[in-house]
Molecule: RNase P RNA; transfer RNA
Organism: Pseudomonadota bacterium
RNA sequence: GGAGAAGGCUGGACGGUCGCCGGCCGCGCAAGCGGCGGGAGGAAAGUCCGGGCUCCGCAGGGCAGGGUGCUGGGUAACACCCAGGGGGGGCGACCCCACGGACCAGUGCCACAGAGAAGAGACCGCCGGCGCCGGACCUCACGGUCCGGGCCGGUAAGGGUGAAACGGUGAGGUAAGAGCUCACCAGCGGCGCGGGUGACCGCGCCGGCUCGGCAAACCCCACCCGGAGCAAGGCCGAAUAGGGGAGCGAUGGGGUGGCCCGCUCCGCUCCCGGGUCAGGCCGCUGGAGGCGCCGGGUAACCGGCGUCCUAGAGAAAUGACCGUCGCCCCGGGCGACCGGGGGACAGAACCCGGCUUACAGGCCUUCUCCGGCG
RNA sequence: GGGCGCUUAGCUCAGCGGGAGAGCACUGCCUUCACACGGCAGGGGUCGCUGGUUCAAUCCCAGCAGCGCCCACCA
Numbered sequence: 001g002g003a004g005a006a007g008g009c010u011g012g013a014c015g016g017u018c019g020c021c022g023g024c025c026g027c028g029c030a031a032g033c034g035g036c037g038g039g040a041g042g043a044a045a046g047u048c049c050g051g052g053c054u055c056c057g058c059a060g061g062g063c064a065g066g067g068u069g070c071u072g073g074g075u076a077a078c079a080c081c082c083a084g085g086g087g088g089g090g091c092g093a094c095c096c097c098a099c100g101g102a103c104c105a106g107u108g109c110c111a112c113a114g115a116g117a118a119g120a121g122a123c124c125g126c127c128g129g130c131g132c133c134g135g136a137c138c139u140c141a142c143g144g145u146c147c148g149g150g151c152c153g154g155u156a157a158g159g160g161u162g163a164a165a166c167g168g169u170g171a172g173g174u175a176a177g178a179g180c181u182c183a184c185c186a187g188c189g190g191c192g193c194g195g196g197u198g199a200c201c202g203c204g205c206c207g208g209c210u211c212g213g214c215a216a217a218c219c220c221c222a223c224c225c226g227g228a229g230c231a232a233g234g235c236c237g238a239a240u241a242g243g244g245g246a247g248c249g250a251u252g253g254g255g256u257g258g259c260c261c262g263c264u265c266c267g268c269u270c271c272c273g274g275g276u277c278a279g280g281c282c283g284c285u286g287g288a289g290g291c292g293c294c295g296g297g298u299a300a301c302c303g304g305c306g307u308c309c310u311a312g313a314g315a316a317a318u319g320a321c322c323g324u325c326g327c328c329c330c331g332g333g334c335g336a337c338c339g340g341g342g343g344a345c346a347g348a349a350c351c352c353g354g355c356u357u358a359c360a361g362g363c364c365u366u367c368u369c370c371g372g373c374g
Numbered sequence: 375g376g377g378c379g380c381u382u383a384g385c386u387c388a389g390c391g392g393g394a395g396a397g398c399a400c401u402g403c404c405u406u407c408a409c410a411c412g413g414c415a416g417g418g419g420u421c422g423c424u425g426g427u428u429c430a431a432u433c434c435c436a437g438c439a440g441c442g443c444c445c446a447c448c449a
Stems, first nucleotide, its partner, number of pairs: 001370010012325007020039002023036005041345001045356002048354005053229004060261004065225005070084005085099001086097004100220002106218002108214003123159002125155006132149007167185006186210001188207008233282004243272006252266004274448003289308008327342006375445007384398004392429001400416005422438005
């Protein structure tokens, strides 16, 4: 200097003018006026997970259904995070993995091609047998040899198909071959020893030689999950037809959600119809909160102390312009500089912890590989 | 704000993991004097997009995008 890897931060600053939405104070009978102070994000988003909170009496048992899926921790909880194991990729820093069970619970699928697709198979080939057929040759003849075909049989070395063909290399062996036998290697299983909390790892011995893939197919195993959602829910005031229909009389109906049991309520539920300002107040924002220091822990995280917190309304505000400066681009100029343009994704609605997705540009830290120079 | 559903040809929709299909529409030919109807033949698809699982994805699993539906209170 080039090419990368991991982690983190930022998302213009200051001033002025004019506005928008809440809060507090003062004046005013009121309308309103004045002053002070505050007003979006790292994702506020998607609503994909998990919790708090509220109601269904508690959220109890079973079935069904759904989710998660290596191990150990963290946490209120998680599908999140941290650390480790195993597998894969990269020269490397490092990155990725829905990573239980297909060897023993069972079922299913593997199209086309191919001989054969799961206790498989023989198309070509290789090898053996049979004059069964044709041709050539030898012989006076019987008979024999060679070539091609046919039939019967043995093979799985080789060719070929496929995403996948029932271990690999070498030697022995054989008519030809084959784990048929042997050596080594790979894989599987069993036993023993050692390390680790564990997933798992290392070593040694033995075995049959070798039993494909798919569970983001059904399923099995282990663990977890009750349902709804702030338009939850509670209080107050206004208005109207307490109207009609259905169900049920306690072996019933509803709360209750997919079902059953249990629990609980009993004039209750549902539908149609009716009314209303889509009214006011609470829920409502200070919380598993941010920052700093100390301590524990490899870390995620936890504990203690100090300190700081001021959007909380509704279809609902958080903006616009000007000036100075800063960043980037273009043009001009040797240069100081001048002129023009740009500045992302996006927008709180009960609140948190995560994940995922979108994002112009800028900055910082650590590390890897390559090249050059000393 | 919250809860659900859908996306396949121009339109409406089917589609057990292995050929992308039906009806209407469109084009050409036949029929007719001509048109309609009818008959025959044909064309037309990034299965919304991007990844993953699998030998193989419209289908299974994620993440985005677009469209649609439903939820106020009182008696």